[in-house]
RNA sequence: GGAGUCCGCCGGGCGGCCGCGCUGGCACCGGGGCGACCCGAUGCCGGUGAGGAAAGUCCGGACUCCACAGGGCAGGGUGCUGGGUAACUCCCAGGCGUGGUGACACGCGGAAAGCGCAACAGAGAGCAGACCGCCGCCGGGCGACGUCCCGGCGGUGAGGGUGAAACGGUGAGGUAAGAGCUCACCAGCACGGCGGGUGACCGUCGUGGCUAGGCAUGCCCCACCCGGAGCAAGGCCACGCAGGGACCUCGGCGGCCCGUCGGAUGGUCCCGGGUAGGCCGCACGAGGCGUCGGGUGACCGGCGUCCCAGAGAGAUGGUCGCCACCCGCGGGCCGGGCACGGCCCGCGGGCACAGGAUCCGGCUUACAGGCGGGCUCCCCCA
RNA sequence: GUGGGUGUAGCUCAGUCCGGUUAGAGCGCCUGGUUGUGGUCCAGGAGGCCGGGGGUUCAAGUCCCCUCAUCCACC
Numbered sequence: 001g002g003a004g005u006c007c008g009c010c011g012g013g014c015g016g017c018c019g020c021g022c023u024g025g026c027a028c029c030g031g032g033g034c035g036a037c038c039c040g041a042u043g044c045c046g047g048u049g050a051g052g053a054a055a056g057u058c059c060g061g062a063c064u065c066c067a068c069a070g071g072g073c074a075g076g077g078u079g080c081u082g083g084g085u086a087a088c089u090c091c092c093a094g095g096c097g098u099g100g101u102g103a104c105a106c107g108c109g110g111a112a113a114g115c116g117c118a119a120c121a122g123a124g125a126g127c128a129g130a131c132c133g134c135c136g137c138c139g140g141g142c143g144a145c146g147u148c149c150c151g152g153c154g155g156u157g158a159g160g161g162u163g164a165a166a167c168g169g170u171g172a173g174g175u176a177a178g179a180g181c182u183c184a185c186c187a188g189c190a191c192g193g194c195g196g197g198u199g200a201c202c203g204u205c206g207u208g209g210c211u212a213g214g215c216a217u218g219c220c221c222c223a224c225c226c227g228g229a230g231c232a233a234g235g236c237c238a239c240g241c242a243g244g245g246a247c248c249u250c251g252g253c254g255g256c257c258c259g260u261c262g263g264a265u266g267g268u269c270c271c272g273g274g275u276a277g278g279c280c281g282c283a284c285g286a287g288g289c290g291u292c293g294g295g296u297g298a299c300c301g302g303c304g305u306c307c308c309a310g311a312g313a314g315a316u317g318g319u320c321g322c323c324a325c326c327c328g329c330g331g332g333c334c335g336g337g338c339a340c341g342g343c344c345c346g347c348g349g350g351c352a353c354a355g356g357a358u359c360c361g362g363c364u365u366a367c368a369g370g371c372g373g374g375c376u377c378c379c380c381c382a
Numbered sequence: 383g384u385g386g387g388u389g390u391a392g393c394u395c396a397g398u399c400c401g402g403u404u405a406g407a408g409c410g411c412c413u414g415g416u417u418g419u420g421g422u423c424c425a426g427g428a429g430g431c432c433g434g435g436g437g438u439u440c441a442a443g444u445c446c447c448c449u450c451a452u453c454c455a456c457c
Base pairs, nucleotide, nucleotide: 001378002377003376004375005374006373007372008371009370010369012323013322014321015320016319017318018317020049021048022047023046024045025044026043027042029040030039031038032037051353055364056363058362059361060360061359062358063230064229065228066227070258071257072256073255075226076225077224078223079222080094081093082092083091084090095108096107097106098105099104109221110220114219115218116215117214131160132159133156134155135154136153137152138151139150140149141148142146168186169185170184171183172182173181187211189208190207191206192205193204194203195202196201234280235279236278237277243271244270245269246268247267248266250262251261252260287306288305289304290303291302292301293300294299325350326349327348328347329346330345331344332343333342334341335340383456384455385454386453387452388451389450392409393408394407395406402440411427412426413425414424415423433449434448435447436446437445
C1' cells in the first nucleotide's frame, strides 16, 4: 500500500419568523351550580414533546380478567454442553463437524427401537448383485490342434463399467481364480478400565467382531417447556331501550375426559330495540446516566444523580440564513522513493430510512453518510 | 390486536399434499403457408432459473428458517 473478517457507536448543530399537542400560572369572556366550585373558549408568560430502528408483529415476559390455573390424553414449541436472564426461537463462553491459506463463518438429540424414501443410469440400491472380465469342469468345432474358437454348468465381489451412494484401506500369505479366508499396520465402531474436564468432550490402554451406509429440515422415539384470552384486557360513572323465537339443562372450561368450584334458573344461537359519552388503567420503570467492585464474557451488585411524550386511533411541522458533512468539476499548496494521502479556495448538487398509542427484553428488516477498535492474508521498502 | 391465503412465461392458471430425468396448458408474441389483402385455419418457434436470501439432501418450484410484496376475514 492492497484485499478481507468481526465488533462497537453516531446518524446533524445554532439562530430568526410563522405554527401544533399536553401541561403550570395569570388575565378576561361565556355556561352551570344556593354555594364551595366545575366545564368550555381566547390571550400572555413558562415547562415539555419520537427512534436506532418508534417498523415487521417473528419470539419472550410484565400487567389484567377468566377460579386459586388442578390431573391425563390430544396439540404446539424447543433440542451439543455449561452459564446469563423475569423469560425466550435471545445473549455469552466452551465442545464437535464442515468450508476457508487465515482472521472467521455455518451447522448441531436419537438412524446397531420401528415404519418409510432413493428418480435416471446400472447386472445389481438395502439382510445387494454375475453384464464384461478372471478361474475350474463338461460337450462340440477345425485346410488351422492352439497360451485357439463356440456353447453349457459352477466358482469369484479382487479388475472394468454405472451411479450421489456398490457393504473398510494398504501390503503379505493363501487359492484353480479369488475373497477378513488368515496375518501385520492404519482408519472407524461397540464395550470396559485409567487420566483430564462441572459438562459436551478429549487423551490413552485393553478386548471384541472384521464393518455397522444416507435421509429424522419424512413419520417417529427420547428429554424438557407450554391453561386460555388479550389494554377494543379490565374497572367505575353517566345516558338509553322492548321485547320475541328456537334449542339445551348448565357455567368457569378454550379440542376431549376426569376432578373441583359455582349457579339456580341459567346457557348458546337468531330476529328486533338501545348506546356511539366521560374517567381510571396510563407513564417511577426488569428505567436512563456517571462511578466503584465482581466475572474470560453475557451479566450482576453497591453508591451518587436525573425525571424523560402520553393523545381524539389525528400534535412534535414549514420557511429563511449561517455552520458542519458528502459528491462532482476547476485551481493552489504540503507529505512521500512510488503507489497514494492530506489541507485550503471557488462553483454546482445532495443530506437517508422512517414516526410512539399498555409497557418492557430480544430477533429480523430498511437506512444518505460518518467515526472508532480487534484480528487475518498478500505485496513493497528499511 | 388476532387469524389465514397468494406469489410459477407478457396475461390467466396447473404442478407443491407424498422431493427425482429437459417445469407444462390456454390466450398472447414471432416466422412460414393458405388468400388478391386481412381475419380464420394449418405447420413450426421463441419466451421461466418458480418473489428474494440461506439451509437440509446425491437431488428443492416442492421440505425447514428468515424476509419482501399483496389480498382476505374477525372483534

Background:
Two RNAs folded together computationally: RNase P RNA and transfer RNA, 457 nucleotides in total. It holds a member of the Rfam family "Bacterial RNase P class A". It is annotated as a ribozyme.